[in-house]
Context: one part of a larger RNA
């Protein structure tokens, strides 16, 4: 030098991505408290002030004990005398909220939630687990149980059903196994011929025709769900235009024209946890502000339950600003133990 601690003139975040460490703060009385709010909170807001000891005395109370208070008085730098022991405030941004997570690099804005809708399932219930018996669901029955999404509350939640999915529907096509009228070909009684044997009767062998039956194969035609079809359904997956012109300065377009869509983004928010151009214009804070607030709207590419939009309270959450404090920094210095390093 390091470490792990203490003091520190002057300034007082000038450090730094960031006040990250550290410091102030700190307990108890008392006094006093905004904005906003769901009226509960916010709140310990903020912000003052008091705090030992010795004597007397008041109320209370059981002539006790203790508590609250009163008027002298006394010593300290210092009276919560040591240790434990909140700094504080103002905006916004996300998620309501208390919870829960990645054991051992991430606690959050992620999860879950109380509320919200859609949808299934009438009980031998959906649904899940098991080959199966049987089991969860439940000793429950729709004010129940299962999937889905969404995520208190407040105001709302627009417009497409053309594609997918779902539900409903049955008249016509299209079809599976399966039946089947019919028709093929195998096979051969029979019968026709051509030899062989036998006086004959008959018997043997070859070839033609070839009926039923049996065996194969084809096969009009009958044939369910489905799929075409017809309708429905978007808090189902989803998706929600583009060009030209137009007013008495310019400007911009209430307006018109066209072309295309299943329909062309409604309210409300908007350079935003979404803005590339961009450090966008303005305003506000700063002596100076890519960063913060507030406006605007020209949304590359928000947008309404993959929610829009506020919202008190909440938060080891993100951002920026102050007040306080201080070695975080101008700038280091000393000081205590410790490891390093010498020598032994």
């Nucleotide at each position: 030098c390091c470490c792990u601690u203490g003091u520190u003139a002057a300034g007082g975040a000038a450090c730094u991505c960031g006040g990250c460490a550290a410091u102030c703060u700190a307990a108890c009385c008392c006094c006093g408290u905004a904005a906003c709010u769901u009226c509960g909170g916010g709140a310990g807001a903020a912000g003052g002030g008091g705090u030992c000891c010795c004597u007397g005395c008041u109320a209370u109370g059981a002539u006790g004990a203790a508590u609250a208070g009163c008027a002298g008085g006394g010593c300290g730098c210092a009276g919560u005398g040591a240790a434990a022991g909140g700094g504080c405030u103002c905006u916004c941004g996300c998620g309501a909220c208390u919870g829960u997570u990645u054991a051992a690099c991430a606690a959050a804005a992620a999860c879950a939630c109380a509320g919200g809708u859609c949808u299934c399932u009438g009980c031998u219930a959906a649904g899940c687990c098991g080959u199966a018996a049987g089991g969860c669901a439940a000793a429950g029955u729709a004010u129940a149980g299962g999937g889905a999404c969404u995520g208190a509350c407040a105001c709302c939640u627009g417009c497409c059903c053309g594609g997918u999915g779902c539900c409903a529907g049955a008249a016509g096509g299209u079809u599976a196994a399966a039946g089947a009228a019919g028709g093929a070909a195998g096979u051969u009684a029979a019968u026709c011929u051509c030899g062989g044997g036998g006086c004959a009767a008959c018997u043997u062998g070859g070839g033609g025709u070839g009926a039923a039956g049996c065996u194969u194969c084809c096969g009009a035609c009958u044939g369910a769900a489905g799929c075409c079809c017809u309708g429905g359904u978007a808090a189902a997956c989803g998706g929600c235009g583009g060009c030209c012109g137009u007013a008495a300065c310019u400007c911009u377009a209430a307006c018109g024209g066209u072309c295309c869509u299943a329909a062309g983004g409604u309210a409300g928010c908007g350079a935003a946890a979404u803005u590339c151009c961009u450090u966008g214009g303005c305003g506000g804070g700063u002596a100076a502000g890519u960063u913060c607030c507030g406006u605007c709207c020209u949304g590359c590419a928000c947008g309404a339950a993959u929610g829009g939009u506020g919202u008190a309270a909440c938060g080891a959450c993100g951002a920026g600003a102050g007040c306080g404090c201080u070695g975080u920094c101008u700038c280091a210095a000393c000081a205590a133990g410790g490891a390093g390093c010498c020598c032994g």
Large-subunit ribosomal RNA, domain IV from a bacterium, 344 nucleotides, folded computationally. It matches the Rfam family "Bacterial large subunit ribosomal RNA". On this family, see Yusupov et al., Science 2001: "Crystal structure of the ribosome at 5.5 A resolution". Its family is annotated with ribosome and structural constituent of ribosome in the Gene Ontology. Its mean pLDDT, the model's own confidence on a scale to 100, is 87. The full RNA is in RNAcentral, with records from ENA.